A computed fold for a 77-nucleotide RNA from Campylobacter sp. 19-13652, annotated as transfer RNA.
RNAcentral holds the sequence, with entries from ENA.
The same sequence occurs in records of 2 taxa.

RNA sequence: CUCCUCAUAGCUCAGCUGGAUAGAGCGCAGAAUUCCUAAUUCUGAGGCCACAGGUUCAAAUCCUGUUGGGGAGACCA
Numbered sequence: 001c002u003c004c005u006c007a008u009a010g011c012u013c014a015g016c017u018g019g020a021u022a023g024a025g026c027g028c029a030g031a032a033u034u035c036c037u038a039a040u041u042c043u044g045a046g047g048c049c050a051c052a053g054g055u056u057c058a059a060a061u062c063c064u065g066u067u068g069g070g071g072a073g074a075c076c077a
Base pairs, nucleotide, nucleotide: 001073002072003071004070005069006068007067010026011025012024013023019057028044029043030042031041032040050066051065052064053063054062
């Protein structure tokens, strides 16, 4: 320098053949239970989907660019 791939909640991920309020597990907060803790059960908070444009009636999803992570190749006389 070129190409491929990934970026969604605090963490690990699903959703990616475009469709209406974006989900799960763990974690966190509260409550019940318990003498207390743990475990268990119930409830709740938390993400404008990395950023900026574009296409579309409609974008987490498609296209382009940027940023960051990973990988391959080239160069390295």